[in-house]
Context: one part of a larger RNA
RNA sequence: GGAUCAACGCUGGCGGCGUGCCUAAUGCAUGCAAGUCGCACGGGGGCUCUUUCGGGGGUCUGACGUGGCGGACGGGUGAGGAACACGUGGGUAACCUGCCUGGUGGUGGGGGCUAGCCCUCGGAAACGAGGGGUAAUUCCGCAUGAGCUUGCCAUUCGCGUGGGGAUGGUAAGGAAAGCUCGCAAGAGCGCCGCUGGAGGGGCCUGCGUCCGAUUAGUUAGCUGGUGGGGUAACGGCUUACCAGGGCGAUGAUCGGUAGCUGGUUUGAGAGGAUGAUCAGCCACACGGGGACUGAGACACGGCCCCGACUCCUACGGGAGGCAGCAGCAAGGAAUUUUCCGCAAUGGGCGCAAGCCUGACGGAGCAACGUCGCGUGCGGGAUGACGCUUUUCGGAGUGUAAACCGCUGUUCGUGGGGACGAAGCACUGACGGUACCCACGGAGGAAGGCCCGGCUAACUACGUGCCAGCAGCCGCGGUAAUACGUAGGGGUCGAGCGUUGUCC
Numbered sequence: 001g002g003a004u005c006a007a008c009g010c011u012g013g014c015g016g017c018g019u020g021c022c023u024a025a026u027g028c029a030u031g032c033a034a035g036u037c038g039c040a041c042g043g044g045g046g047c048u049c050u051u052u053c054g055g056g057g058g059u060c061u062g063a064c065g066u067g068g069c070g071g072a073c074g075g076g077u078g079a080g081g082a083a084c085a086c087g088u089g090g091g092u093a094a095c096c097u098g099c100c101u102g103g104u105g106g107u108g109g110g111g112g113c114u115a116g117c118c119c120u121c122g123g124a125a126a127c128g129a130g131g132g133g134u135a136a137u138u139c140c141g142c143a144u145g146a147g148c149u150u151g152c153c154a155u156u157c158g159c160g161u162g163g164g165g166a167u168g169g170u171a172a173g174g175a176a177a178g179c180u181c182g183c184a185a186g187a188g189c190g191c192c193g194c195u196g197g198a199g200g201g202g203c204c205u206g207c208g209u210c211c212g213a214u215u216a217g218u219u220a221g222c223u224g225g226u227g228g229g230g231u232a233a234c235g236g237c238u239u240a241c242c243a244g245g246g247c248g249a250u251g252a253u254c255g256g257u258a259g260c261u262g263g264u265u266u267g268a269g270a271g272g273a274u275g276a277u278c279a280g281c282c283a284c285a286c287g288g289g290g291a292c293u294g295a296g297a298c299a300c301g302g303c304c305c306c307g308a309c310u311c312c313u314a315c316g317g318g319a320g321g322c323a324g325c326a327g328c329a330a331g332g333a334a335u336u337u338u339c340c341g342c343a344a345u346g347g348g349c350g351c352a353a354g355c356c357u358g359a360c361g362g363a364g365c366a367a368c369g370u371c372g373c374g375u376g377c378g379g380g381a382u383g384a385c386g387c388u389u390u391u392c393g394g395a396g397u398g399u400a401a402a403c404c405g406c407u408g409u410u411c412g413u414g415g416g417g418a419c420g421a422a423g424c425a426c427u428g429a430c431g432g433u434a435c436c437c438a439c440g441g442a443g444g445a446a447g448g449c450c451c452g453g454c455u456a457a458c459u460a461c462g463u464g465c466c467a468g469c470a471g472c473c474g475c476g477g478u479a480a481u482a483c484g485u486a487g488g489g490g491u492c493g494a495g496c497g498u499u500g501u502c503c
Stems, first nucleotide, its partner, number of pairs: 001503004006499005013373006019366002021331001026329003030326003035069003040066003044061007076284003086208007095201003100197008108142001110140002117132006148173010178189004210256003217247003222244008259281004263274004286307005309320004337363001339362003345359001346357004376406004386397004410444001411440006420430001447492005452473003458487005468475002
């Protein structure tokens, strides 16, 4: 000098764009943050039409339950982790893939329940038990099998090994669901099998990735093999047996520290430091463990167990998890509103209308940063007053002020008033905002630090090694340009200084 998620002191007019718990991954009151579908299904309630009085039909509604899809995305945090976690380049002939998409074939015929509901009962509650009966795109058999899977056989291509590709034969196995519109024909949305694609993921691997040797030996599923098991899949992944290996001064093991990267910052570069905001990946969700469901989780706002903590209780037993958005307490030098809206973009569900969305779009607070603008412009005296200084003549402040003329960025009031809306219409939180016009009036808007040298800017008084200053050298003990005050000056300017950290 540059940089900063900064803080502190003094000061503070406006706007644009950004940024805002670096500390206690401490604890949390309250509200909201993931639902949706009646075009899968059964009940409930209201209205209405009809009736052979048993019932049947239509419509609206609630969302109670079953069912489907989504709650594995989006959002947060950086605790842990020195590791194939990340970055980069490969491999998978060892793999998976809901929704979307190209193609192809099918969608036949039956059965059994169970919620909701009704009855009875238990419990303070959370919730639960028994009996009865009911539906489905729920569940379960049967049929069919182009193709698929598995076993065996044959031919062929390919390969580093296998469980790879193609063709043929044979045996066995295994699918499906309906709904809406329509007078109908049919159409739309679905359902099942197979095969491609896209996008997503799992696994393996070369190379790269901090400090310590005042850590030198380390390892027992540990290294390899065989059999069994397990996985979507390879593999000590797991298990039994067998062998005795594997790693290490090219630093194993142990200890410490740390999310990694694109980047950011500094620097001419090499290099150093760093990893906030934004983007990619990873890990975590009160601490620890576990599986279930599912295409996908070992699952932040799902389940079970143990533990700590908080709360309710009728003492028998229960409930909870802000590292989501706000907000509170605590810690700290220090970090914001319990705001508005789904109008836009995007996401979930739905044929759709639409519903949900603290993602997101915005507004609020903070000079925290950066950029821009303003606090007026012109004239005006050998030059007022005041103040400072003086050799008492004067000099400085200084065109500065007063005074005269002007302007309206900004400001105030009034009027008009958007783009963002997606090719018809409707639909805007922001917002009566930005912007435009008129009127008013210089009116409302300047400070901080410094002035011994480095370093730009000097005098007076006070003080007297005191009080104090100080980044380094150093000032102060009676004329201090170095302390304090004043006048003057210098330098930056809505900021200026100080401190911390990095180069």
About this RNA
A computed fold for a 503-nucleotide part of an RNA from an uncultured bacterium, annotated as small-subunit ribosomal RNA, 5' domain. Model confidence (mean pLDDT): 84 of 100. Rfam family: Bacterial small subunit ribosomal RNA. Gene Ontology terms of the family: structural constituent of ribosome and ribosome. The full RNA is in RNAcentral, with records from Greengenes.